This is a predicted structure of a 72-nucleotide RNA (transfer RNA) from Parcubacteria group bacterium GW2011_GWA2_48_9. Lineage of the source: Bacteria > Bacteria candidate phyla.

[in-house]
RNA sequence: GGACGGUUAGCUCAAUGGUAGAGCACUUGGUUUACAUCCAAGGGGUUGCAGGUUCGAGCCCUGCACCGUCCA
Numbered sequence: 001g002g003a004c005g006g007u008u009a010g011c012u013c014a015a016u017g018g019u020a021g022a023g024c025a026c027u028u029g030g031u032u033u034a035c036a037u038c039c040a041a042g043g044g045g046u047u048g049c050a051g052g053u054u055c056g057a058g059c060c061c062u063g064c065a066c067c068g069u070c071c072a
Stems, first nucleotide, its partner, number of pairs: 001071007010024004018055001026042005048064005
């Protein structure tokens, strides 16, 4: 330098162009003598950045950044 894959909640990951979710974690309450388990409720997101297409973009297109694999 080239090809490909990835970037979404604190972590691991979903989401067919039409309300951004799950598990774990966190907070509160219940249960217990207490802790754990269990049950209920809750908080937490400029979907890497900047543009474009569209009535509507996490999803499609372009550029950039970062991470990984391969080729040279």

It was read from a public genome assembly.